[in-house]
Context: one part of a larger RNA
RNA sequence: AGCGUAUGGGGAAUGCCUAGGCUCUCAGAGGCGAAGAAGGACGUGAUAAGCUGCGAAAAGCUGCGGGGAGUUGCAAAUAGACUUUGAUCCGCAGAUGUCCGAAUGGGGCAACCCUCCCGACUGAAGGUCGGGAAUCCACCGCAAGGUGAGAAGCAAACCCGGAGAACUGAAACAUCUAAGUACCCGGAGGAGAAGAAAACAAUCUAGUGAUUGCGCAAGUAGUGGCGAGCGAACGCGUAAGAGCCCAAACCUUAUUAGUUACGGCUAAUGAGGGGUUAUAGGACUACAUAAUCAAAAUCCAAAUCGACAUGAAUCAGGUGGGAAACUGAGCCAUAGAGGGUGAGAGCCCCGUAAAGGAAGACGCGGAGGAGAGGUAGUAUCCUGAGUAGGGCGGGGUCGGAGACGCCCCGUUUGAAGUUGCCGGCACCAUCCGGUAAGGCUAAAUACUCCUGAGAGACCGAUAGUGAACCAGUACUGUGAAGGAAAGGUGAAAAGUACUCCGAAUAGGAGGGUGAAAAGAGAACCUGAAACCAUACGCUUACAAGCGGUCAGAGCUCCGCAAUGGAGUGAUGGCGUGCCUUUUGCAUAAUGAGCCUACGAGUUACUCUCACUGGCAAGGUUAAGUCCCUUAAGGGAUGCAGCCGGAGCGAAAGCGAGUCUGAAUAGGGCGUGCAGUCAGUGGGAGUAGACGCGAAACUUUGUGAUCUACCCUUGGUCAGGAUGAAGCCCCGUUAACCCGGGGUGGAGGUCCGAACUAGUAAACGUUGAAAAGUUUUUGGAUGAACUGAGGGUAGGGGUGAAAGGCUAAUCAAACUGAGAAAUAGCUCGUACUCCCCGAAAUGUUUUUAGGAACAGUGUGGAGGUUGAGUUUGUUAGAGGUAGAGCUACCAAUUGGACUAGGGGAGUCACAUCCUACCAAAUCCAGAUGAACUCCGAAUGCUAACAAAUAUACCUUGCAGUGAGGGCGCGGGUGCUAAGGUCCGUGUCCGAGAGGGAAAGAACCCAGACCAACAGCUAAGGUCCCAAAAUCUAUACUAAGUUGAACUAAGGCGGUUCAGUUGCUGAGACAGCCAGGAGGUUAGCUUGGAAGCAGCUAUUCCUUUAAAGAGUGCGUAACAGCUCACUGGUCGAGCGACAGAGCAUCGAUAAUAAUCGGGCAUCAAGUAUAGUACCGAAGCUUAGGAUUUUAGUAGCAAUACUAGAGUGGUAGGGGAGCAUUCUAACAGCGGAGAAGUUCAGAGGUUACUCUGGGUGGAGCGGUUAGAAAAGCAAAUGUAGGCAUAAGUAACGAUAAGGCAGGUGAGAAACCUGCCCACCGAUAGACUAAGGUUUCCGCGGCAAUGCUAAUCAACCGCGGGUAAGUCGGGUCCUAAGGCGAAUCCGAAGGGAGUAGUCGAUGGCCAACUGGUUAAUAUUCCAGUACUACCGUAAUGAGCGAUGGGAAGAAGGAGUAGUGAAAGUUCCGCGUCCUGACGAAAUAGGACGUUAAAAGGCGUAGGUAUAGGCAGUGUAGGCAAAUCCGCACAGCUUGCUGAAACCCAAUAGUACACAGAGGCUUCGGCCGAAGUGAUAGAGAACGUAAGCAGACUUCCGAGAAAAUCCCCUAAGCAUAUUGUUAUGGUACCCGUACCGCAAACCGACACAGGUAGUCAAGAAGAAUAUUCUAAGGUGCUC
Repeated sequence: AGCGUAUGGGGAAUGCCUAGGCUCUCAGAGGCGAAGAAGGACGUGAUAAGCUGCGAAAAGCUGCGGGGAGUUGCAAAUAGACUUUGAUCCGCAGAUGUCCGAAUGGGGCAACCCUCCCGACUGAAGGUCGGGAAUCCACCGCAAGGUGAGAAGCAAACCCGGAGAACUGAAACAUCUAAGUACCCGGAGGAGAAGAAAACAAUCUAGUGAUUGCGCAAGUAGUGGCGAGCGAACGCGUAAGAGCCCAAACCUUAUUAGUUACGGCUAAUGAGGGGUUAUAGGACUACAUAAUCAAAAUCCAAAUCGACAUGAAUCAGGUGGGAAACUGAGCCAUAGAGGGUGAGAGCCCCGUAAAGGAAGACGCGGAGGAGAGGUAGUAUCCUGAGUAGGGCGGGGUCGGAGACGCCCCGUUUGAAGUUGCCGGCACCAUCCGGUAAGGCUAAAUACUCCUGAGAGACCGAUAGUGAACCAGUACUGUGAAGGAAAGGUGAAAAGUACUCCGAAUAGGAGGGUGAAAAGAGAACCUGAAACCAUACGCUUACAAGCGGUCAGAGCUCCGCAAUGGAGUGAUGGCGUGCCUUUUGCAUAAUGAGCCUACGAGUUACUCUCACUGGCAAGGUUAAGUCCCUUAAGGGAUGCAGCCGGAGCGAAAGCGAGUCUGAAUAGGGCGUGCAGUCAGUGGGAGUAGACGCGAAACUUUGUGAUCUACCCUUGGUCAGGAUGAAGCCCCGUUAACCCGGGGUGGAGGUCCGAACUAGUAAACGUUGAAAAGUUUUUGGAUGAACUGAGGGUAGGGGUGAAAGGCUAAUCAAACUGAGAAAUAGCUCGUACUCCCCGAAAUGUUUUUAGGAACAGUGUGGAGGUUGAGUUUGUUAGAGGUAGAGCUACCAAUUGGACUAGGGGAGUCACAUCCUACCAAAUCCAGAUGAACUCCGAAUGCUAACAAAUAUACCUUGCAGUGAGGGCGCGGGUGCUAAGGUCCGUGUCCGAGAGGGAAAGAACCCAGACCAACAGCUAAGGUCCCAAAAUCUAUACUAAGUUGAACUAAGGCGGUUCAGUUGCUGAGACAGCCAGGAGGUUAGCUUGGAAGCAGCUAUUCCUUUAAAGAGUGCGUAACAGCUCACUGGUCGAGCGACAGAGCAUCGAUAAUAAUCGGGCAUCAAGUAUAGUACCGAAGCUUAGGAUUUUAGUAGCAAUACUAGAGUGGUAGGGGAGCAUUCUAACAGCGGAGAAGUUCAGAGGUUACUCUGGGUGGAGCGGUUAGAAAAGCAAAUGUAGGCAUAAGUAACGAUAAGGCAGGUGAGAAACCUGCCCACCGAUAGACUAAGGUUUCCGCGGCAAUGCUAAUCAACCGCGGGUAAGUCGGGUCCUAAGGCGAAUCCGAAGGGAGUAGUCGAUGGCCAACUGGUUAAUAUUCCAGUACUACCGUAAUGAGCGAUGGGAAGAAGGAGUAGUGAAAGUUCCGCGUCCUGACGAAAUAGGACGUUAAAAGGCGUAGGUAUAGGCAGUGUAGGCAAAUCCGCACAGCUUGCUGAAACCCAAUAGUACACAGAGGCUUCGGCCGAAGUGAUAGAGAACGUAAGCAGACUUCCGAGAAAAUCCCCUAAGCAUAUUGUUAUGGUACCCGUACCGCAAACCGACACAGGUAGUCAAGAAGAAUAUUCUAAGGUGCUC
């Protein structure tokens, strides 16, 4: 380390439960609100954080009723109270009800701030309390103004209207669709809308009679790129039912106007009466005038609801912790619904049935009574006008412009008026129906935020609402918005007294409680798995592994002792996971870390097929109605309608026929066969339609705290350099120009910090950081940078332009919704067994990875003269393979012959040549997919015969339409491809087994199960490794070979079989000899003599034989050889072509290798043979199952015989399991479910039994209904692994020692050293945060380690203002916004006004004090506003007038205190080797505010001041301002210094009694010190200063303050001085370049402004230091 067993941890599945949901039913209610809502903020308790309740009268107050014993909410504790004088509690009615919110006095950043009027508080200022004060509308009013339970705002769906998408579908898309949907907006009610005909209808004698809903009509008529789709009405059945009122004519009257003959008349407007319709009615005229009907208020009032109350009946025994279970014996029931009680309770409790009920609510019914209401006549009058209708353009309807009626809208026109007018789907006529241009109207219908009573073959904590629990919470986001997790002790807290271990209140061990159980201990029911341990048994350290399976030794245990069982497993054989997708996957193609839970073909309607059932030439009801009832149930009724019973035709139409047609012809479609309703199942369509998944489109909103640009108002830029214009001087010039010097200080100038940017490199890349760090770099007075407040918004903005930026998002942001968009695409899709079983082809396709039809599969039905298949025989059609070509066509090699061409012949002719080209012809050879004189095999057709069992047709349901390898026949390609395209066959696909080492398709062979039986196939038989080291004969020597791998070519390797020579007349080889002469052949040559070359009748001679010479050689000869000959030897020796095996040629990528070892008369190769091995083949004995036939049986089924049983997509059949329901019969505290272990049964899904755990429910049978079965979807949620005790622990500024505390100290505290920052890592402040501040206590978690420490946890404490900041003052950009304007609506602009600082205005300083605050408290000294009083003076007075307020950039100089430095003086202390003094040196100190006074330096001269005159301007006035004039004057502004403040023996230094202490120190009396300087110099910041100079880009507004006058007042009002009073609200802690803000963090980033020490230095650079702060939490 593995396996096993046992015991645990971990975790939270499973089971059981339900407090909460979901879906409905029946009733109720259908609103709340200026009498202040909904919703909130803040309060409220003895103690009180949250929820609930309530509101300063605050878990409550009052009255009435109920009720009757305890109460003080959740909430268990303590204290204190209340209560039979009736509490708590319940019902009804009241009171109170802070602040915000429509929010309403004004404002505003909701819950806050600030006013005015009246009244009150002894009240002037300041403050407090009560009431009133918004806008619009309506009414009243001349107006001012008044009155109003008027409106507003909120709320789920339903309703009406305005406006109105897109995705999508149409396999693209534009009309169309989606859809008048979603969304937005306005309005109303409990309903809304519609509604009493200018309506329908009409073949028939037609007829109906407002509207609305339901069932039909009907998916019909229609409409429609006549595509996708859309889709009525009439009429019928039914629910409910209800009809009315004005305008006008006419009469009367009021007001106004006109007119008049003054009697009146006319007109307009208003009021009252009258009147309301089509067979016309009314006015009018004449008569009549009461029967009858009847709205509302109000009164009476049945029934109902209603806090509540009455309400039957059980005991015992044993078991048990407990009885309701069991046993026994009873009882009640108009009550056996349900819940509770220590387990299943009619009789224990609450209840239930039944019958009651106060106040109050509601109101069937009754009373009441506005009002309505008659007949006749028909001359005249009335009966809805910019209307109906028309043109043009749109919309509605089923109707998309169509032949298009009808209705509505815009625009433009424009009637008739009762003898009228409209309609009846163009139009006309007839006929019929109606009476427009005014209005109201219940019920039947829709919906459910809400209340009550109930229900469920709905869920049961990953389910059911997002939410069972303090959930729209925590948390995320600027915001719109998004949005969790989380249930269970026990009957009862009886929630562990006490002891021990321990630093401990952690945790544990005893002990106790309980109930049998702490294995119910609060992390609490059950308690699975992953995962992590401990103990024991067996195994494991030479072994290579999809981890199993088969065989199996040893060891251990059990044991009834067996040939038994359990565990382990040495060793051997075989063996490349699962899923998906594919021609094909171990694949190195996809997906999964593991476990648990969840997770995908459903439902509705329509159609179709099958089965089952009912009825049947018929079948059947729908809505609705009625009845019964415990019931969402049942029954009856309802015949409206539907399907069928007749078809044909475009139709008229005819009809067992009809259409076509001239047809009595033919042909097409019919006629012969039963349907219909319901249930179940298969399939289709429409719906999200099996699940998950886009990128996108549209619509309403939310965002400019990031960033872009703009507006307003503020701020910032060390230091150094350069030296423009202008000016001055000199020179120069006639004068200019020009030159020089100086002055001057310009500039999108230069160098360079802050600041800003981001050039280069490195680092970083699971970072310190979702963009940084380090070094380096650009700009740095400008088109600079930056703060605060604002503006611009999504096809929009903004953009010095990169498609950049618009909140870490940009070629169109984000959020919600349409929405489950769509996805011919990818992935996933869950239990078992049985039967059959494909395709990857054809045609077409905006089609090619999709689809339709055909082909092919499967289930059912059917009939047939067996139509299918195979074999045989016979008979056919055909033009392939082959073959052939003087058989055509086309092409073709060599030769012959020969026209023609070509050449020669001086030219022409004749003639000649021809090794060149070449027709035709001939000879020989030979080619062809698109040649054929020919021509098979096979295949095909037909007939016959035999065998076999298919085949066909019809119907339901599919899948497939990517194929692949191999053989053969071809095309293409290179007669390349594991290429590609056809045909044909086969296999793989979808096929296991054996062989080929290993391998989809090659060889053998088609797996129902089981067997330790047998025989074979391919292939094998030395070992690995089953079987021959078999038999016989050869070959190979190369390890060739032993699988697939070889060539041209080389080769005296070797074997075999041939052909042909030589050879006992002696071959071949060797050896011994000869190898001669003419002649040095001739020619040539310098030479050529066999051998440079040329020539050839290469001849002749001698010979056994000898070339005018085969080589070597010489200058040439010579010489050596060969051929040839003899001898010797003594038997075979050559040449040629061929066959087998071997050899060289021979070269690749991880050591090699035939699979390996290895093998040589073989274990190689070849031939022949025998035996054996060898598969899931065949056989054997057995079993299962399907099917055919037969037999038996009604059938189920049984038996016999035969044939089958590989299988993907797919079809069919039969079952198992889960949850719930019903019925029946059961189990259970003497122990259910769940869980765990073991055993048994079954072909499988699975089932049963026993033990442990568990502690309350659960099976069985038969039916029914489903949220009904998981391994995979980069699935969802949770848990747990792995990497791994690994990386890391966030600036490399640095720590060390001692002491202390403590259980424990590297980090805490103290001290001493050391180190770091020091334009900062110091100090202040704005924003932001919101208690982090201080003290005490604590250490679980947080802190990247520890912690005694803390920005952590707990408790307590802390922020004090007339003057600081903000409000009670002002205005900018901008916001809002009476009036006004615009717009479908919502809304958009906007004057007056009102808000709005980043600006204007405005009064306090020093010292002291706390643990924590201070310009706030205290001390002292000041100032401001207002009020009273007093004195004194006076034209006072504004929302009007005027002045002032009131301005830019850059630059220079002067003055100048502080800081700082130096010097001197002084004070204290210190130093010098010994000791004193002096002197010298050193360190520290040597100080002071606001206010008041004084009015200097400086600045200013076109300046300032004073008084005066005039004046047409300043919207009126003015004594003011402006302007003009003349005069006088030197002022005006203004720091600083100085005086005072100032009370100093203070601060400070030394010293130190005494006390406290964390031992570091702290507090601190007496005492000592001196005239401690109100020095000097350098130097410059602020200030003077709104200075001055200069430049061009020409640089806010208003209030306060001052002057003036108007109205008005002048008994007032107001200035000044003194004195006495008054002085409101908010902020104030702490951090604030950061551990407290923005960055998810205690994050190397970001964050506006102020102060700015020393040395060196130009400097805020840089280095080192001060004050001060730190050492960066391993």
Model confidence (mean pLDDT): 81 of 100. The part of an RNA shown here (large-subunit ribosomal RNA, half A) has 1674 nucleotides and comes from a Flammeovirgaceae bacterium.